The prediction has a mean pLDDT of 81. Transfer RNA from a Ktedonobacterales bacterium, 74 nucleotides, folded computationally. The organism belongs to Ktedonobacterales, within Bacteria. It matches the Rfam family "tRNA". Rfam classes the family as a transfer RNA.

[in-house]
RNA sequence: GGACCCGUAGUGUAGCGGCCCAACACGCCGGCCUGUCACGCCGGAGACCGCGAGUUCGAAUCUCGUCGGGUCCG
Numbered sequence: 001g002g003a004c005c006c007g008u009a010g011u012g013u014a015g016c017g018g019c020c021c022a023a024c025a026c027g028c029c030g031g032c033c034u035g036u037c038a039c040g041c042c043g044g045a046g047a048c049c050g051c052g053a054g055u056u057c058g059a060a061u062c063u064c065g066u067c068g069g070g071u072c073c074g
Base pairs, nucleotide, nucleotide: 001073002072003071004070005069006068007067010026011025012024013023018057028044029043030042031041032040050066051065052064053063054062
């Protein structure tokens, strides 16, 4: 330098054009339960989807650029 893959709540993932208020698990907060803790049950907060632009009536989802990480090639 070239090709490809990944980048979504604190962490790990799902979602692959409209069904949404972006879902699930763990974690966090509150309540119930218990003599207490844990477990269990109920509820809640938390990401606008790396960043920018474009396409479209509509984008986390498609396209381009860019940044970061990874793999391979030279």